Predicted 3D model of a 74-nucleotide RNA (transfer RNA) from Methanobrevibacter sp.
RNA sequence: GUGGGUUUAGCUCAGCUUGGGAGAGCGGAGGACUGAAGAUCCUCUUGUCGCAGGUUCAAAUCCUGCAACUCACA
Numbered sequence: 001g002u003g004g005g006u007u008u009a010g011c012u013c014a015g016c017u018u019g020g021g022a023g024a025g026c027g028g029a030g031g032a033c034u035g036a037a038g039a040u041c042c043u044c045u046u047g048u049c050g051c052a053g054g055u056u057c058a059a060a061u062c063c064u065g066c067a068a069c070u071c072a073c074a
Base pairs, nucleotide, nucleotide: 001073002072003071004070005069006068007067010026011025012024013023020057027045028044029043030042031041032040050066051065052064053063054062
């Protein structure tokens, strides 16, 4: 330099194909239970969907550019 993949909560990831409610598990906080702790149960907690622009009534999702990480080739 060329081509591909990934980027969403504190962490690991789903959701993108087929545009319309942003989610799960883990974690964290409080409570119940226990002599205490663990486990278990209940409640609560968290987002610039990498960045910018475009299309659209409406974009995490479609289009364009850029960035970071990664794989292959050169």

Lineage of the source: Archaea > Methanobacteriati > Methanobacteriales > Methanobacteriaceae > Methanobrevibacter.
Its Rfam family is "tRNA". Rfam describes the family as follows. Transfer RNA (tRNA) molecules are approximately 80 nucleotides in length. It is annotated as a transfer RNA.